[in-house]
RNA sequence: GGAGCGGGCGAGACGGUCGCGUGCGCCGAGGGGGGCACGAGGAAAGUCCGGGCUCCGCAGGGCAGGAUGCUGGGUAACGCCCAGUGGGAGCGAUCCCGAGGACAGUGCAACAGAAAGGAGACCGCCGGGGUUUCCCCGGUAAGGGUGAAACGGUGAGGUAAGAGCUCACCAGCGCCCCCGGCGACGGGGGCGGCUAGGCAAACCCCAUCCGGAGCAAGGCCGCGUAGGAGAAGAGAAGCUGCCCGCUUCGCUCGAUUCUCGGGUUGGCCGCUCGAGCCGCGGAGCAAUCCGCGGCCUAGAGAAAUGACCGUUGCGGCCCUUGGGCCGAACAGAACCCGGCUUACGACCCGCUCCCGCU
Numbered sequence: 001g002g003a004g005c006g007g008g009c010g011a012g013a014c015g016g017u018c019g020c021g022u023g024c025g026c027c028g029a030g031g032g033g034g035g036c037a038c039g040a041g042g043a044a045a046g047u048c049c050g051g052g053c054u055c056c057g058c059a060g061g062g063c064a065g066g067a068u069g070c071u072g073g074g075u076a077a078c079g080c081c082c083a084g085u086g087g088g089a090g091c092g093a094u095c096c097c098g099a100g101g102a103c104a105g106u107g108c109a110a111c112a113g114a115a116a117g118g119a120g121a122c123c124g125c126c127g128g129g130g131u132u133u134c135c136c137c138g139g140u141a142a143g144g145g146u147g148a149a150a151c152g153g154u155g156a157g158g159u160a161a162g163a164g165c166u167c168a169c170c171a172g173c174g175c176c177c178c179c180g181g182c183g184a185c186g187g188g189g190g191c192g193g194c195u196a197g198g199c200a201a202a203c204c205c206c207a208u209c210c211g212g213a214g215c216a217a218g219g220c221c222g223c224g225u226a227g228g229a230g231a232a233g234a235g236a237a238g239c240u241g242c243c244c245g246c247u248u249c250g251c252u253c254g255a256u257u258c259u260c261g262g263g264u265u266g267g268c269c270g271c272u273c274g275a276g277c278c279g280c281g282g283a284g285c286a287a288u289c290c291g292c293g294g295c296c297u298a299g300a301g302a303a304a305u306g307a308c309c310g311u312u313g314c315g316g317c318c319c320u321u322g323g324g325c326c327g328a329a330c331a332g333a334a335c336c337c338g339g340c341u342u343a344c345g346a347c348c349c350g351c352u353c354c355c356g357c358u
C1' cells in the first nucleotide's frame, strides 16, 4: 500500500423547560390539580421457515400433496447454527456449493457440426472399379475440422490402412480385503471385464418428516333478538383435496339454505415472568449447555413513545487567529419466542493474508 474476516454501537453526548401513553399513590365536596416509576428496534420490516400457546373430534386408514436431502453435534424445533468430509475459486488470509439415485423407467440437449447416444464417413487415409483435374463402391474413429459435450490416454505389436484387435503402464468403473476415523471419508493392496458420456433447481425413484385453523385463537360478563314474516327443504356440519371410517344436529315437534324485517357491533381476561436479561465460574475446538448471584424492562383503541433551548464532540464548506452555516441513516412494537432474508451507517474496535521497503 492492497485485501479477507469477526465483533460492538446506532434519536451523537450532557443539562434544562414544556408535552404525550401506561401503572401506582397524594390533595380537593366537585370541576380539577399535582407527584413518582417506566415507555420501540437491530432490524420492531418481509411474513419466508421452525416452535410455544389456544380451539377443533387428543386428530384412524388409503390415495393425492408439501418439505428436506454428505457426516457428526447443538436445540423446544427448524429449511437454522457449529465442527468436519468431498468438490470448486484464489499466490494467500479466506470464500462458494440444491452435495441421495442417471445399470427402475420416461424424457431433454440451442447454435455449430457429416454425426448428439448401444452413433457417425465432411475432409483425410487404405483397397477395388470407372467414361481418370474427377466420380462410384467398400474399409477405417488412428489424423483434421465443429461443439459445453464426439464413446479412455501414452507407447509397442499388428494391418492394405486402421481399431482394446493384442500387450505394458496410467486414468476411470465394479467387487473384495487391510489400516485410520463415531461417521461422511481418507490411505494402501488385489481381482475383473476392456470403457461405462451429461442433465434429477426435467418427470420420476428412494429415505425422513408433516392433522387443521389461528390472539379477529379462545374464555367470562353485559345488552339485544329470544325463535318475527315468506319460500325451498332431507340432508347439513365437523379433520385440510378425494375416498372409507367416526362424531354431532335433523328427517313434518323439521336441521339447514335464501329473501325481507329487527338487534348487537360494549367491558374484562388472554397480555406479557419469559426456551427472559445481566454478571461470575465451569464443560466443550465451537454452536451450545450447566451452576451460583442479581434484575423486572411497552403491553394501547390502528392512534403514546415528542418538541424547543443551551453547552459540546464528529464530518463538510466558507472567511482572518476565532467564528459562521450546513449535515448525521434504515426504519417504528401490537400474542410471544428461535432463525433466515432484506434495508441502513455518519461511528468504533480486533484478528489475519499478500506485495514493496528498511
Stems, first nucleotide, its partner, number of pairs: 001354008009345001012312007020039005026033002041330001045341002048339005053214004060244004065210005070084005085099001086097004100205002105203002107199002122144002124140007152170006171195001173192008218269004228260005235249004276295008314327006
The RNA shown here (Bacterial RNase P class A) has 358 nucleotides and comes from a Candidatus Latescibacterota bacterium. It matches the Rfam family "Bacterial RNase P class A". It is annotated as a ribozyme. Its family is annotated with dimeric ribonuclease P complex, ribonuclease P activity and tRNA processing in the Gene Ontology. The organism belongs to Candidatus Latescibacterota, within Bacteria. RNAcentral holds the sequence, with entries from ENA.